[in-house]
RNA sequence: UGCCGAAUUUCCGAAGUCGGAAAACGGGGGAACCGUCUUGGGUGUAUUAAUCCUGAAAACAAGGGAUUAUAGGGAACCUUCUACCGAACCCUCAGCUAACCUCGUAGGCAACGAAGGGAGAA
Repeated sequence: UGCCGAAUUUCCGAAGUCGGAAAACGGGGGAACCGUCUUGGGUGUAUUAAUCCUGAAAACAAGGGAUUAUAGGGAACCUUCUACCGAACCCUCAGCUAACCUCGUAGGCAACGAAGGGAGAA
């Protein structure tokens, strides 16, 4: 200076790294109608598959681990190519859902690659 992400700004108090409020952004719960009777559910791009190891004393399976791929994902818009990511966490009652209720405002990064097209600005 920018990026992933909702995760930013302002104000009051304290004088310490905290407490509170508002705006903004985001999430969850929650009627009728509709849907379902069917295998728990949610945030998120992060889903799915194969092989191997473990499970295992002879074996099956769940689970766990590794590798390879894959749905999918990201900085003005679209397409193609390349590289990268393809996690983690939470709840066990939950379809959608107006009113209403309630919660969060973290953390982590440097692809600020190439070509073509469109739009806009000067």
Record summary: The prediction has a mean pLDDT of 78. A computed fold for a 122-nucleotide RNA from uncultured Cohnella sp., annotated as c-di-AMP riboswitch aptamer (ydaO/yuaA leader). RNAcentral holds the sequence, with entries from MGnify. NCBI's taxonomy places the organism under Bacteria, Bacilli, Caryophanales, Paenibacillaceae, Cohnella.